Record summary
This is a predicted structure of a 486-nucleotide part of an RNA (small-subunit ribosomal RNA, 5' domain) from a metagenome. Model confidence (mean pLDDT): 86 of 100.
[in-house]
Context: one part of a larger RNA
RNA sequence: GAACGAACGCUGGCGGCAUGCUUUACACAUGCAAGUCGAACGGGAACAUGGCUUCGGCCAUGUAUCUAGUGGCAAACGGGUGAGUAACGCGUGGGAAUCUACCUAGUUGUGGGGAAUAACUGCGGGAAACUGCAGCUAAUACCGCAUGAGCCCUCAGGGGGAAAGGCUUCGGCCGCAAUUAGAGGAGCCCGCGUCGGAUUAGGUAGUUGGUAGGGUAAUGGCCUACCAAGCCAAUGAUCUGUAGCUGGUCUGAGAGGAUGAUCAGCCACACUGGGACUUAGACACGGCCCAGACUCCUACGGGAGGCAGCAGUGGGGAAUAUUGGACAAUGGAGGAAACUCUGAUCCAGCAAUGCCGCGUGAGUGAAGAAGGCUUUCGGGUUGUAAAACUCUUUCAGUAGGGAAGAUAAUGACGGUACCUACAGAAGAAGCCCCGGCUAACUCCGUGCCAGCAGCCGCGGUAAGACGGAGGGGGCUAGCGUUGUUC
Repeated sequence: GAACGAACGCUGGCGGCAUGCUUUACACAUGCAAGUCGAACGGGAACAUGGCUUCGGCCAUGUAUCUAGUGGCAAACGGGUGAGUAACGCGUGGGAAUCUACCUAGUUGUGGGGAAUAACUGCGGGAAACUGCAGCUAAUACCGCAUGAGCCCUCAGGGGGAAAGGCUUCGGCCGCAAUUAGAGGAGCCCGCGUCGGAUUAGGUAGUUGGUAGGGUAAUGGCCUACCAAGCCAAUGAUCUGUAGCUGGUCUGAGAGGAUGAUCAGCCACACUGGGACUUAGACACGGCCCAGACUCCUACGGGAGGCAGCAGUGGGGAAUAUUGGACAAUGGAGGAAACUCUGAUCCAGCAAUGCCGCGUGAGUGAAGAAGGCUUUCGGGUUGUAAAACUCUUUCAGUAGGGAAGAUAAUGACGGUACCUACAGAAGAAGCCCCGGCUAACUCCGUGCCAGCAGCCGCGGUAAGACGGAGGGGGCUAGCGUUGUUC
């Protein structure tokens, strides 16, 4: 000098764009953050019409619709955090032994049957959470049979194996099963690179390799049995400390050094530890089971919970925001669609936290006014500064109009941006420094005191270094200090 997710002190007019718990991965009240589909299904209630009626209602059809339930898809994305991890985790370049829902293109099918079960009804248990028994019922839920172009296995003869319907304007549309290819996604392997410590020198028995088998979507000591005795290491193994990695960011002429907030890619984690289930995909933040710590409810028998989602609370801390609006846009899930959901997102609120822009007026004005300070008492300086005169109205204010963003229609932002009119210099300047480094000097007070200080150093009676004042210098809605990096 530059930089910052900064903090502190003094000060503070406006706007735009960004950014905002770096500390306790500490504990969390409350609300919301993942649903959707009636064009898969039984069914419920409402309305209309018609019929019956013992006036309690019942039945049929239609319309629009739906709590709960069965079923499908989604919930593995999106969002958060950085604890762990020195590792094929990440970066980069390769590889073969793999899987892939939805999507795209193609091929072949979609035949015929069956048995249940929730909802519901009845009877129960329990304080609750919840749950038992009996009975009824549907499906795109479940299970056989048939068929098999392609598919899988094969001793090449053969063997195995599927499906589901719904809507319709009757044209078709949406589905379902099998399979091939693609796209995108995911798993696995390898070369190289990736912090410090030798006051860590030896480490390793599933350890290294082989054979056979198991397991997996798939290779492999991934696992098991047997066999061999290997494997790594001073080019630093092992142990230990620290740490998410990268694109990037800061600095620097560069080489390099430091760093990894926001944004983007990858990884890991979801109260702590472990485990699997479901699924195309998880060993799953707002799923399940077990154990633990903690909190809450309880009728003491037993139950419930997990903000490192968005707000918000307590605590910690030098320190970091609203329990806001909207799905209008972009994107996502479901749906044929209408649409529903979406604290993703888009916006608004708070904060000079940063960057950028603008303003706090302009011109004329010497009696060089008054006052202040100083003085050698003549004067000098503040100083064209003020006053006064003449103008202007950016920003802020008041009033009126009012957009793109989104169009067939739909605007949270928002009566916002922007435009026009009006009034009046009116509402808007501070902070640090002045011994040298380093731009800027005098007076008074103090008297090695009080104090200053980044370094050198000032202060013991004329202090340009302390405190005040006048004057001056620098930066400016900021200025200084502290911290950290180059």